[in-house]
Parts: sequence; structure tokens; C1' cells
RNA sequence: ACAAGACAAUGCCAAACCUGUCGUGAGGCAGGGACGGAAAGCUACGGAUCUGCAUCAGACAGCCGGGCUACCUUG
Repeated sequence: ACAAGACAAUGCCAAACCUGUCGUGAGGCAGGGACGGAAAGCUACGGAUCUGCAUCAGACAGCCGGGCUACCUUG
């Protein structure tokens, strides 16, 4: 460097739900909480789904695919 991997280790993230808050809304943020995750890290490039003031704009990365980056172990 490349490939594979949780039935190892140190760790990491945090679904639903609840509280507060922002937003017309989808939903976001913070705290609690753990269903799960080997990229459940980042990215809105393509598709899907959702929202709206619907010629378009937005949400979503824990829906699928792509791109970039990364700990440990094994080869």
C1' cells in the first nucleotide's frame, strides 16, 4: 500500500421514545435513552422516500449506490 473481518481488544456512534429549543413543514440541535452499527465518519453526485409558498426550493448519509477519509486484527 492492497484485501478481508467482530465469535478479539481499546474504544466509538446512537434507533424508537421523552424533555427543551429552532423551522410553514419534512426535519435539525442539546440532554436523557439504547434498537442497532466495522465506517451508523464526512460528502446531496445519481436514484428512492418525504416536505412546501410546488416552472422550483428544501429534508434525508441509520434507504440504496457513488466519492473522500480512518482505529484495531489477520493475510
The RNA shown here (c-di-GMP-I riboswitch aptamer) has 75 nucleotides and comes from a Pseudomonadota bacterium.
Of the family's consensus pairs, 94% are formed in the model.
Rfam family: c-di-GMP-I riboswitch aptamer. For this family Rfam cites "Identification of 22 candidate structured RNAs in bacteria using the CMfinder comparative genomics pipeline" (Weinberg et al., Nucleic Acids Res, 2007). Rfam's curators write: GEMM was predicted in a large-scale screen for bacterial structured RNA regulatory elements. Genes associated with GEMM are involved in a diverse array of functions, including chemotaxis regulation, signal transduction, secretion and chitin.
The coordinates come from a structure-prediction model, not an experiment, and the mean pLDDT is 84.
The organism belongs to Pseudomonadota, within Bacteria.
The sequence was found by an Rfam model in a public genome assembly.